The RNA shown here (Glycine riboswitch aptamer) has 84 nucleotides and comes from Robiginitomaculum sp. Its Rfam family is "Glycine riboswitch aptamer". Gene Ontology term of the family: glycine biosynthetic process. Its mean pLDDT, the model's own confidence on a scale to 100, is 79.
[in-house]
Formats: sequence, C1' cells, structure tokens
RNA sequence: CGCUGGAAAGCGCCGGAACAGCGGCGCACCGAAGGAGUAAGCCGGACUUAGGUUCGUUGAAUCUCUCAGGUUACAGGGACAGCG
Repeated sequence: CGCUGGAAAGCGCCGGAACAGCGGCGCACCGAAGGAGUAAGCCGGACUUAGGUUCGUUGAAUCUCUCAGGUUACAGGGACAGCG
C1' cells in the first nucleotide's frame, strides 16, 4: 500500500410541511480518528541506620480524561485484527 472484518452512546424544547436523517438551544451519554495523563523500570541528584528513603527526568496501552470527535439506518469514518 491492497483486500477482508471492525464497537459504544439521546432525550426534551423551539424552528419547520414533517415524530425528518435538517437548523438552534438545554441537559445527558459514548470512546476506537486525533489529542492529553501515567505504573513498573531505566538514568541522574540528595539523604541513609547500607536494608533503603526521597526528588527530578524519561516512560506504554485496548487503562484514565473527554479538548476534539461521535450518539436511529445506509453511507462515511473507524482504533485494532487477519491475509497478501
């Protein structure tokens, strides 16, 4: 790069011809684009009763956050997985 698979979560009010997949507002919810956070450990400093303690740095995720994104179906998107 190509092919295949690929989740979660919504109600109310207003607008409106519309119980719209549309627009606005309110409250709520989801995590699998992206983004952010960090455990052990490594490294360095300080202290030490030599067992360690403590501070800093670095530090992953499918975990956490929910800024972004998303919350009927199709489509699109899609972390990740399989094959080539």